RNA sequence: GGAUUGAAAAGGCAAACCUGGUCGAAAGUCAGGGUCGCAAAGCCACGGGUCUUCAGCGAAAGCUAUGAUAGCCGGGUUGCCCAA
Numbered sequence: 001g002g003a004u005u006g007a008a009a010a011g012g013c014a015a016a017c018c019u020g021g022u023c024g025a026a027a028g029u030c031a032g033g034g035u036c037g038c039a040a041a042g043c044c045a046c047g048g049g050u051c052u053u054c055a056g057c058g059a060a061a062g063c064u065a066u067g068a069u070a071g072c073c074g075g076g077u078u079g080c081c082c083a084a
Base pairs, nucleotide, nucleotide: 006082012038013037017033018032019031020030021029023028036071042077043076044075046074047073048072049069050068051067056063057062
């Protein structure tokens, strides 16, 4: 110096919920408040899962992502500190 790991310290993010949105069909998302938790709860939709169903298909029931979810899991990538 690097890798793994995660005590301490300095910090970081922000679930649920509330308010707003000439964002969205919806799921959801953005801003403010909030502070359940998180060692990547920083970023990426590559794989799986889950959610929604405007459009499309169907006689109907329904089916379907090209949408969403990174705080569902895996993976990739970048990063703070330095005990054991």
About this RNA: A computed fold for an 84-nucleotide RNA from Paenibacillus sp., annotated as c-di-GMP-I riboswitch aptamer. The organism belongs to Paenibacillus, within Bacteria. It matches the Rfam family "c-di-GMP-I riboswitch aptamer". For this family Rfam cites "Identification of 22 candidate structured RNAs in bacteria using the CMfinder comparative genomics pipeline" (Weinberg et al., Nucleic Acids Res, 2007). Gene Ontology term of the family: cyclic-di-GMP binding. Its mean pLDDT, the model's own confidence on a scale to 100, is 81. The sequence was found by an Rfam model in a public genome assembly.